Bacterial large signal recognition particle RNA from a Chloroflexota bacterium, 265 nucleotides, folded computationally. The coordinates come from a structure-prediction model, not an experiment, and the mean pLDDT is 78. NCBI's taxonomy places the organism under Bacteria, Bacillati, Chloroflexota. It matches the Rfam family "Bacterial large signal recognition particle RNA". The family's RNA type in Rfam is non-coding RNA gene.
C1' cells in the first nucleotide's frame, strides 16, 4: 500500500407550534432525501434526539468536529410608507347662525340724503252720523151666522089709535188677528263703516310742511368678530400589512480538520 470482509454510523436537516421537557405525525422553509404500520381534545420517550417491523450503504463526494455564508422562522424597536376602527375639535377647509362695518358692485338721493321742528294717519277712550238686522207703531188690504157698533127692508112685539121697542138678513164700519208696504217714527243689538267731533296717547310705521343741504342703504362679493355643525385634510391611540434595524434559532451550500476492527497479499 493493494485486496476481502465487518463494526460505529448514516439512509434528510432545520423552524414556528404543541408540551413540565425531549423526538414525531399536521404548518412553513430548504431541496431530492430507504420501504411498511399507528398517531391532535395524538402517539412515543424520560435527559431522550421519536416507537415496532423490514431494507440497503458503509470508514468516505455519503460518517463526526469547526469556521464562514445564509433561504426562511420567532422576539423586539422605529417610520414624512399603506389599509382599516375608535376618539378629539386646536388649526386648514366647508356648512349655516347672528353681529358689526361703507373695500368693490349694486340701489335710493339736488324733481332734496341722513337729521331737527310742527302737523296728519295708524292706536286707545266718550259722543255722533250713516248701513244692516230684529221689535214695536204708522199705513194697506182682509176680517165677528148670534154672544161688537151704525142703518136696519121683511117679520115680530107693545099700543084702542098716534106711536114705541128689540132686530135677523144686507149695506157700511170696527176690534182681536193674518197679509202686505217698508216710505216715515221710536227702541235694541254688532265679526259693519276709505263717516264725522272731541279727548288722550306715542315716536314703531306711513305721510304732509318747513330748516338745512350730501349723504342713506347690508341687496350681491370679498375681509372681520362671536356662537354652532362636519370630520376629507389634521391630532391622540389601537389593529393588519409594507419598509428598515436589532436579537435569536437556523436549513442548504463553502473551506478546514478527524475517524475503527479482522484476514490475506
Nucleotide at each position: 500500500u493493494c485486496g476481502u470482509g465487518c463494526u460505529a454510523g448514516a439512509c434528510g436537516g432545520g423552524g414556528a407550534g404543541c408540551u413540565a421537557g425531549c423526538g414525531g405525525u399536521g404548518c412553513c422553509c430548504u431541496g431530492u432525501a430507504c420501504c411498511c404500520g399507528a398517531a391532535a381534545g395524538c402517539c412515543g420517550c424520560u435527559u431522550a434526539u421519536g416507537c415496532g417491523g423490514g431494507g440497503u450503504c458503509g470508514a468516505a463526494u455519503u460518517c463526526c468536529c469547526c469556521c464562514u455564508c445564509g433561504a426562511g422562522g420567532c422576539u423586539c424597536a422605529g417610520c414624512g410608507c399603506u389599509u382599516u376602527c375608535c376618539g378629539g375639535g386646536a388649526c386648514u377647509g366647508c356648512c349655516g347662525a347672528g353681529g358689526a362695518g361703507a373695500a368693490g358692485c349694486g340701489g335710493c338721493g339736488u324733481u332734496g340724503a341722513g337729521g331737527g321742528c310742527c302737523g296728519g294717519g295708524u292706536c286707545c277712550u266718550g259722543c255722533g252720523c250713516g248701513g244692516c238686522a230684529g221689535g214695536a207703531g204708522c199705513c194697506u188690504a182682509c176680517a165677528a151666522a148670534c154672544c161688537c157698533c151704525g142703518u136696519c127692508a121683511g117679520g115680530u112685539c107693545c099700543g084702542g089709535a098716534a106711536g114705541g121697542a128689540a132686530g135677523c138678513a144686507g149695506c157700511g164700519g170696527u176690534a182681536a188677528g193674518u197679509a202686505g208696504u217698508c216710505c216715515c217714527u221710536c227702541c235694541u243689538g254688532g265679526g259693519c263703516g276709505c263717516c264725522g267731533c272731541a279727548g288722550g296717547g306715542g315716536u314703531g310705521c306711513c305721510u304732509g310742511g318747513u330748516c338745512g343741504g350730501a349723504g342713506c342703504u347690508g341687496g350681491c362679493u370679498g375681509g372681520c368678530c362671536u356662537g354652532g355643525g362636519c370630520a376629507a385634510g389634521c391630532c391622540g391611540g389601537g389593529a393588519a400589512g409594507g419598509c428598515u434595524g436589532a436579537u435569536u434559532c437556523g436549513a442548504c451550500a463553502g473551506g478546514g480538520g478527524g475517524u475503527g476492527c479482522a484476514c490475506g497479499a